[in-house]
Molecule: transfer RNA
Organism: Candidatus Proelusimicrobium volucris
RNA sequence: GCGCCUGUAGCUCAACUGGAAGAGCAGAUCCGUCCUAAGGAUAAGGUUGUAGGUUCGAUUCCUAUCGGGCGCG
Numbered sequence: 001g002c003g004c005c006u007g008u009a010g011c012u013c014a015a016c017u018g019g020a021a022g023a024g025c026a027g028a029u030c031c032g033u034c035c036u037a038a039g040g041a042u043a044a045g046g047u048u049g050u051a052g053g054u055u056c057g058a059u060u061c062c063u064a065u066c067g068g069g070c071g072c073g
Stems, first nucleotide, its partner, number of pairs: 001072007010025004019056001028042004049065005
């Protein structure tokens, strides 16, 4: 330099043929206990790497670019 894969919550990962994002863990509050723990309940947490484009509508399609990984030269 070229090709492929990948980037979504603090972490690990889902999201069907484009209809507008969810789970587990962690953290918070509460219950529980003499106190702590185990266990249980509730709520919160997201510019879907970035910038554009297409579309009534984009995590999803297209283009460029950045980070990570693999291969080729």